The RNA shown here (transfer RNA) has 83 nucleotides and comes from a Ktedonobacteraceae bacterium. RNAcentral holds the sequence, with entries from ENA. Its mean pLDDT, the model's own confidence on a scale to 100, is 81. NCBI's taxonomy places the organism under Bacteria, Bacillati, Chloroflexota, Ktedonobacteria, Ktedonobacteraceae.
[in-house]
RNA sequence: GGGGCGAUGGUGGAACGGUAGACACUGGAGACUUAAAAUCUCCUGGCCGAAAGGCCGUGAGGGUUCGAGUCCCUCUCGCCCCA
Numbered sequence: 001g002g003g004g005c006g007a008u009g010g011u012g013g014a015a016c017g018g019u020a021g022a023c024a025c026u027g028g029a030g031a032c033u034u035a036a037a038a039u040c041u042c043c044u045g046g047c048c049g050a051a052a053g054g055c056c057g058u059g060a061g062g063g064u065u066c067g068a069g070u071c072c073c074u075c076u077c078g079c080c081c082c083a
Base pairs, nucleotide, nucleotide: 001082002081003080004079005078006077007076010025011024012023018066027043028042029041030040031039045056046055047054048053059075060074061073062072063071
């Protein structure tokens, strides 16, 4: 230099172009217990807000589309292959 794959909450990891984050872990609250462990239930991205609720969020920036995590272009980073 050329090519391939990947980047999604605190962590792992799903998601046919149509409510982003299923499911699991972690964490929090509660139940149970004399107490604890285990088990069960609910919650668990960020910001604003007393709450209701609102806004934002898929590595970065553009594009296509009524609509993009998903398709296209450029860039950044990581891994692999070729030279």